[in-house]
RNA sequence: GCCCGUGUGGCUCAGUGGUAGAGCACACCCUUGGUAAGGGUGAGGUCACCGGUUCAAUCCCGGUCACGGGCU
Repeated sequence: GCCCGUGUGGCUCAGUGGUAGAGCACACCCUUGGUAAGGGUGAGGUCACCGGUUCAAUCCCGGUCACGGGCU
């Protein structure tokens, strides 16, 4: 330099055009003599960034950035 993949709550990951979700973690409550485990409720994300297509974009297209891999 060229090619490919990935980027979504604190962490690990789903979601492939039509209201952004799960597990763990966190806060409060129930339960206990107390803790752990268990149960309930809740908070937390401009979906890496900039543009484009579309009535509508996390999703499709182009570019940038970061990370990983391959080729030379």
Model confidence (mean pLDDT): 81 of 100. Predicted 3D model of a 72-nucleotide RNA (transfer RNA) from Acaryochloris sp. IP29b_bin.137. Rfam family: tRNA. The family's RNA type in Rfam is transfer RNA.